[in-house]
This record gives sequence, C1' cells and structure tokens, in this order.
RNA sequence: GGUCCGGUAGUGUAGCGGUUAGCAUAUCUGCCUGUCACGCAGAAGGUCGCGGGUUCAAAUCCCGUCCGGACCG
Repeated sequence: GGUCCGGUAGUGUAGCGGUUAGCAUAUCUGCCUGUCACGCAGAAGGUCGCGGGUUCAAAUCCCGUCCGGACCG
C1' cells in the first nucleotide's frame, strides 16, 4: 500500500430503512437485614467514532476520513 471485519451507556454487547436505540453488568435510590453482602423494585446514564450524501424517514444504505484487528504484498 491492497482486501476484509469491527467502532453503539463506565464496561461487555444486541439491533430487517419506520414507536421513545434494547439487554447484561457496574453506579445511584428504596425495600429486605442487627450491619454488610445476596435478593427484590425503581432511577439515571447513548448527540450509535467523525464529516458528507441518498431517502418522506439512516445506528442500519453509499462516499470520504480516523482508530483497532486479521490476511495479502
């Protein structure tokens, strides 16, 4: 340099172009307990790597770019 895969909440991840982007874990609050942990209930936390394009509508499709990985040279 080329091809391919990946980037989504603090972390790990799911997500046919169409409702408010879900799940687990962590965090916080309440219940439970003599206390902690466990358990139960709830809450908060995402400008979907970045910039453009297509579309009535984009995390999803297209182009460019950055980062990580695999393979080829």